[in-house]
RNA sequence: GCGGUAGUAGUUCAGUUGGUAGAACGCAACCUUGCCAAGGUUGAGGUCGCCAGUUCAAGUCUGGUCUACCGCU
Numbered sequence: 001g002c003g004g005u006a007g008u009a010g011u012u013c014a015g016u017u018g019g020u021a022g023a024a025c026g027c028a029a030c031c032u033u034g035c036c037a038a039g040g041u042u043g044a045g046g047u048c049g050c051c052a053g054u055u056c057a058a059g060u061c062u063g064g065u066c067u068a069c070c071g072c073u
Stems, first nucleotide, its partner, number of pairs: 001072007010025004019056001027043005049065005
């Protein structure tokens, strides 16, 4: 330099043909218990790496760009 894969909640990940962004764990409050743990209920937390484009509508499609990993030269 070229090609490929990945980037989504604090963490690990899902989101299958474009249509209101989810799960588990963790965190907070409450319930339960004499206390802890376990269990239950509720809640907070994201604008999907970044910048543009297409579209009524983009995590998803297109272009550029950044980071990590793998391969080729």
The RNA shown here (transfer RNA) has 73 nucleotides and comes from Candidatus Liptonbacteria bacterium CG11_big_fil_rev_8_21_14_0_20_35_14.
The coordinates come from a structure-prediction model, not an experiment, and the mean pLDDT is 82.
Its Rfam family is "tRNA". The family's RNA type in Rfam is transfer RNA.
Lineage of the source: Bacteria > Bacteria candidate phyla > Candidatus Liptoniibacteriota.